[in-house]
Predicted 3D model of a 375-nucleotide RNA (Bacterial RNase P class A) from a Mariprofundaceae bacterium. It matches the Rfam family "Bacterial RNase P class A". By type it is a ribozyme. Rfam describes the family as follows. Ribonuclease P (RNase P) is a ubiquitous endoribonuclease, found in archaea, bacteria and eukarya as well as chloroplasts and mitochondria. Model confidence (mean pLDDT): 78 of 100. The organism belongs to Mariprofundaceae, within Bacteria.
RNA sequence: GGAGUGGCCCGGGUAGCCGCGUCAGGCGUGUGCUUGCAUAUACCUGACGAGGAAAGUCCGGGCUACACAGGGCAGAAUGCCGGAUAACGUCCGGCGGGGGUGACCCCGGGAAAGUGCUACAGAGAAUAGACUGCCGGUUGUAAAAUCGGUGAGGGUGAAAGGGUGUGGUAAGAGCACACCGUCCCGUACGGUAACGGACGGGAGCUGAGGUAAACCCCAUUCGUAGCAAGGCCAAAUAGGGAAGCAACAGGCGUGGCCCACGCUGCUUCCGGGUAGGCUGCUUGAGCCUGCAGGCAACUGCAGGCCUAGAUGAAUGGCUACCGCUUCUGCCUCCGGGCAGGCGCACAGAACCCGGCUUACAGGGCCACUCCGCUG
Numbered sequence: 001g002g003a004g005u006g007g008c009c010c011g012g013g014u015a016g017c018c019g020c021g022u023c024a025g026g027c028g029u030g031u032g033c034u035u036g037c038a039u040a041u042a043c044c045u046g047a048c049g050a051g052g053a054a055a056g057u058c059c060g061g062g063c064u065a066c067a068c069a070g071g072g073c074a075g076a077a078u079g080c081c082g083g084a085u086a087a088c089g090u091c092c093g094g095c096g097g098g099g100g101u102g103a104c105c106c107c108g109g110g111a112a113a114g115u116g117c118u119a120c121a122g123a124g125a126a127u128a129g130a131c132u133g134c135c136g137g138u139u140g141u142a143a144a145a146u147c148g149g150u151g152a153g154g155g156u157g158a159a160a161g162g163g164u165g166u167g168g169u170a171a172g173a174g175c176a177c178a179c180c181g182u183c184c185c186g187u188a189c190g191g192u193a194a195c196g197g198a199c200g201g202g203a204g205c206u207g208a209g210g211u212a213a214a215c216c217c218c219a220u221u222c223g224u225a226g227c228a229a230g231g232c233c234a235a236a237u238a239g240g241g242a243a244g245c246a247a248c249a250g251g252c253g254u255g256g257c258c259c260a261c262g263c264u265g266c267u268u269c270c271g272g273g274u275a276g277g278c279u280g281c282u283u284g285a286g287c288c289u290g291c292a293g294g295c296a297a298c299u300g301c302a303g304g305c306c307u308a309g310a311u312g313a314a315u316g317g318c319u320a321c322c323g324c325u326u327c328u329g330c331c332u333c334c335g336g337g338c339a340g341g342c343g344c345a346c347a348g349a350a351c352c353c354g355g356c357u358u359a360c361a362g363g364g365c366c367a368c369u370c371c372g373c374u375g
Base pairs, nucleotide, nucleotide: 001371002370003369004368005367006366007365008364009363010362012322013321014320015319016318017317018316020049021048022047023046024045025044026043028041029040030039031038032037033036051346055357056356058355059354060353061352062351063226064225065224066223075222076221077220078219079218080094081093082092083091084090095108096107097106098105099104109217110216114215115214116211117210118209131154132153133150134149135148136147137146138145139144162180163179164178165177166176167175181205182203183202184201185200186199187198189196190195230279231278232277233276240270241269242268243267244266245265250264251263252262253261254260286305287304288303289302290301291300292299293298323344324343326341327340328339329338330337331336
C1' cells in the first nucleotide's frame, strides 16, 4: 500500500425568530361551596421534550384481574455441555461436525422403533441395479445376435450401499486375507460436564444415502387474558330496591264469567351501570463514573444524576452561517481552491423492562488476518 474479518460509536451542528406538549412558579378571571380550599381557563417566566432501531409484535419477564389439592389426555415451544439472568427460544465460555490460506464464520437430541417423501438425469434411488464394458455357453466363415455370470472399469446424479493392495476366479466380488476406515462392548486416565486421546475385545459391515421447519420417538418447560388489564368518581334518560303519602275509583293483564291476585300515581332516600372524567403513568431488574470479583456474559460496593408522558394524539417551521455528498462553471503550482444549485437516510414514543429480527444516505474509531513492497 492492497484485500478482508470481528466489534463499537455518531447519524447533521450553531445562533436568532415564530409555534406545540407536560410540569413548576407568578398574576388575573369564571364556577362551586364547608370562605380558604377545590376546579376550569387566559397571559408571563423558567425547566424538560423520541430512537438505535421508538418498527415487526416474534420470544421472555414485571404489573393487573380471574382461576388453581394432586394426576392424566390433548396441544405448543425448546433440544450438545457448563455458566449468566427476574426470565428467555437471549447472552457468555467450552465441546463436536463442516467451510475458509487465515482473522473468523455456519450448524447442534434421535434417521441401527416404525411410516412417508426423495425433483431432473440415469439401466438402476434403498427389499439395490446389467445401459455400456468384461467373461462363458449357443448360432454364425465373419460381423453380429441371443442366453447366462459379473457391481471390478465407463456413463448419469446431490447421493450408486467402505478404501488400498494381494490372493482368488472363466471374468469378478469382503469371496478370503493384510492394513486403513466404520460401528458395537469394556477398562483405566484427563475434564464439573459435553467430550478427548489410549488400551483390550467383538462384527465383514446382511444393520447404518438424505430428510425430523414430514409424521413420529425421547426429555424438559408451559393456567388464561391483557393498560381497551385493573381501581376510583359519576350526568341526563330509562330500569331496580326501600320508606311515606294518596286512592280503594278507573284502566290494563291472568280468565269463558264472577271472586281474587298482580301492575299502573306522587314525594324522599338508596344502589348498579352507560356517556364523561380521574387514576394506573413513569423512580426503574434505571443511567453515568470509579473500585472490586470473574476468561467472559455478568455481579457487588461507593458516589453522582432525574432524562417525554401525549390521547385524533405535542416534540415542528423559517432565516443566516458552517459541515458532508453530488452536479455545473471558472482558476490551478495538478495537491486542490472559488462561485452557484440540488440533497443530508431508515423511521417516529403510547404500561414498563430484557432480547431477537428487519430497515438505514453518509461518516468515524479500535483490534486482528492474509498478500505485496521498503528498512